[in-house]
């Protein structure tokens, strides 16, 4: 000095990720409120009990939103970026209470996925948008093994590249 370990830094993949905020469409002439004219009731409010409240529905007429999503564009934080999965825990919401059941933030936890596109299928949605999963096609990054100048197989990101620390034998 170095190898093997470990650790710290700093980077790459590219229609590369993920948040906010403004301004557009869309939701939707939808839900809902008002006035009418009809028809119906032990009906309705996630289910069951106790209770409260209110009638349901259809036509016409006048008024009319909002959330999530989604577009552009500006900024921010980044390269397990992020996603999504299985259990738990606090909290909202579904008229009060009980015990369920469903949806939504947010933390933990398991476990899976290189990325992004295209196709399909099955899941959210108002929806032919978009997202989110399974398979599958080519592409592209990455290492490794094998051929030899350019291609082939196969693993994953807890990778993989650079520096630096750590640091034997000889």
């Nucleotide at each position: 000095a170095u190898a093997u370990u470990g650790g710290a830094u700093a980077g790459a993949g590219g229609c590369g990720c993920g948040g906010u905020g403004u301004a557009c469409a869309u939701g939707c002439g939808u839900a809902c409120c008002g006035a009418u004219g009809g028809a119906c009731a032990a009906g309705g409010c996630c289910a069951g009990g106790c209770a409260g409240c209110c009638g349901u529905c259809c036509g016409u007429c006048g008024g009319g939103a909002g959330a999530g999503g989604g577009u552009c564009u500006a900024c921010c934080g980044c390269c397990g970026a992020a996603g999504g999965u299985u259990c738990c825990c606090c909290g909202g919401c579904c008229u009060g209470c009980c015990u369920g059941g469903g949806u939504c933030u947010g933390g933990g936890u398991u476990c899976c996925u290189g990325g992004g596109u295209c196709g399909u299928a099955g899941g959210a949605g108002a929806a032919u948008a978009u997202c989110c999963u399974g398979c599958g096609g080519a592409c592209u990054g990455u290492c490794a093994c094998a051929a030899c100048u350019u291609u082939g197989u196969g693993g994953a990101g807890c990778g993989c590249u650079a520096u630096c620390c750590u640091g034997a034998a000889c």
Molecule: Lysine riboswitch aptamer
Organism: Flavonifractor sp. An100